Predicted 3D model of a 75-nucleotide RNA (transfer RNA) from a Candidatus Methylomirabilota bacterium. Lineage of the source: Bacteria > Bacteria candidate phyla > Methylomirabilota (SeqCode). The coordinates come from a structure-prediction model, not an experiment, and the mean pLDDT is 84. Its Rfam family is "tRNA". The family's RNA type in Rfam is transfer RNA. The same sequence occurs in records of 3 taxa. The RNAcentral record of the sequence draws on ENA and MGnify.
RNA sequence: AGGGACGUAGCUCAGUGGGAGAGCGCCUGUCUGACGCACAGGAGGUCGGCGGUUCGAGACCGCCCGUCCCUACCA
Numbered sequence: 001a002g003g004g005a006c007g008u009a010g011c012u013c014a015g016u017g018g019g020a021g022a023g024c025g026c027c028u029g030u031c032u033g034a035c036g037c038a039c040a041g042g043a044g045g046u047c048g049g050c051g052g053u054u055c056g057a058g059a060c061c062g063c064c065c066g067u068c069c070c071u072a073c074c075a
Base pairs, nucleotide, nucleotide: 001071002070003069004068005067006066007065010024011023012022013021018055026042027041028040029039030038048064049063050062051061052060
């Protein structure tokens, strides 16, 4: 320098155009002598950023940023 994959809740991830979700974690309640388990409920997200396409974008397109991988160059 070129190419590819990935970026969504605190963590691990799903969601391939029209409800933003799961598991674990966290909080409250019930239970218990207490903790844990179990059960019930709840909080937590401008989906990496900016623009574009579309009636409508987490998703499609462009650029940028970040992480990882491959290739090339290296007096």